The prediction has a mean pLDDT of 84. c-di-GMP-I riboswitch aptamer from Candidatus Thiodiazotropha sp. (ex Codakia rugifera), 89 nucleotides, folded computationally. Taxonomically the source falls in Candidatus Thiodiazotropha (Bacteria, Pseudomonadati, Pseudomonadota, Chromatiales).
């Protein structure tokens, strides 16, 4: 140093749910919390979700509704790219 693996130990994140807050939702972010994770570290490329704001149809026409749309959001659904920590073969 390179592959491989995860018995033990340091260390390490933290789901569900509560309590404030942020957002139009999706989600988010702070306490508590611990199902779990050996990349539960990193990127939104494929993929999911959400549609305020836009454009479309309906309506005489406002309102109101339907479709469609990410510039807004997920890597703790799965695939995929990058990087690395402890300890063993």
């Nucleotide at each position: 140093u390179g592959u491989u693996c995860g018995a033990a130990a340091a260390g390490g994140c933290a789901a569900a749910c509560c309590u404030g807050c942020c957002g139009a939702a999706a989600g988010g972010c702070a306490g508590g919390g611990a199902c779990g994770c050996a990349a539960a570290a990193u990127c939104a490329c494929a993929g999911u979700c959400u549609a305020a704001g836009g454009g479309c149809a309906g309506c005489a026409a406002c309102a109101c509704u339907g479709c469609c749309u990410a510039c807004g959001a997920c890597c703790g659904a799965u695939g995929g790219a990058u990087u690395a920590c402890c300890g063993a073969a």